[in-house]
RNA sequence: GCCCGGGAGAGACCGCGGAUACCGCGGCACCGAAGGGGAAGAAACUCUCAGGUAGAAGGAUCGGGC
Numbered sequence: 001g002c003c004c005g006g007g008a009g010a011g012a013c014c015g016c017g018g019a020u021a022c023c024g025c026g027g028c029a030c031c032g033a034a035g036g037g038g039a040a041g042a043a044a045c046u047c048u049c050a051g052g053u054a055g056a057a058g059g060a061u062c063g064g065g066c
Stems, first nucleotide, its partner, number of pairs: 001066006011028001013027006029053003035049001036047003
């Protein structure tokens, strides 16, 4: 690195438009476990740029196999 399994946190918020689902835009609140930034170094610390706040997907990290 690849495959399988486990895997948290936080509004299924509010408003507008369209054509039910759903999609788009805006607003405030919030999360920290992809990534990124920060400080002698490192971090699961910290920031929250990105990302995320029903499900799906993603997911640090743990176990098994190659």